[in-house]
Molecule: transfer RNA
Organism: Mastigocoleus sp. MO_167.B18
């Protein structure tokens, strides 16, 4: 230098055009003599940034940034 993949709550990930979700973590409650475990509820994300397409974009397209891998 060229090519490909990835970027979504604190962490690990799902979500392939129509209201952003799960597990773990955290907080509260139930249970227990108490703790752990278990169960229930809650909190938490303008989906990397900027544009474009569309009635509508996390999702499709382009550029940029970062990370990973491959080729030279």
């Nucleotide at each position: 230098g060229c090519c490909a993949g990835c970027a979504u709550g604190g962490c690990u990930c799902a979500g392939u055009g129509g209201u952003a979700g799960a597990g773990c973590a955290c907080u509260c409650g139930a249970c227990u003599u108490g703790u752990a475990a278990u169960c229930g509820a809650g909190c938490g994300g303008u989906c990397g940034u900027c544009g474009g397409u569309u009635c509508a974009a996390a999702u499709c397209c382009g550029a940029c940034u970062g990370c990973u891998g491959g080729c030279u």